[in-house]
RNA sequence: UACUGACUUUAGGGGUGUCGGGCUAUGCCGACUGAGAUAAUACCCUUUGAACCUGAUCAGGAUAAUACCUGCGAAAGGGAAAAGUAACUUACCUCCU
Numbered sequence: 001u002a003c004u005g006a007c008u009u010u011a012g013g014g015g016u017g018u019c020g021g022g023c024u025a026u027g028c029c030g031a032c033u034g035a036g037a038u039a040a041u042a043c044c045c046u047u048u049g050a051a052c053c054u055g056a057u058c059a060g061g062a063u064a065a066u067a068c069c070u071g072c073g074a075a076a077g078g079g080a081a082a083a084g085u086a087a088c089u090u091a092c093c094u095c096c097u
Stems, first nucleotide, its partner, number of pairs: 001091002005088001006085005011046004016040001017032005052078003058071004
């Protein structure tokens, strides 16, 4: 000097499963994975987009069971944004040693 990350504000997008027990209606309790599992105003993501959806009652491997893990997917397809910044981080330039 810039504004990459990070942070702040506002706006928007998304998911909430499996098993056991109980209840008998409409998510109570416990266990598993995970950032998040009936709703927390929390979590994650917003084009540099794997948050999330379709493919999918998919394929392989595990598990008590489940996208639980991997693949599918570095030409798969779709998918929601803008501004600011003292300090931090990063990059570049100059000077000194």
About this RNA
The RNA shown here (TPP riboswitch aptamer (THI element)) has 97 nucleotides and comes from a Bacteroidia bacterium. The organism belongs to Bacteroidia, within Bacteria. The prediction has a mean pLDDT of 75.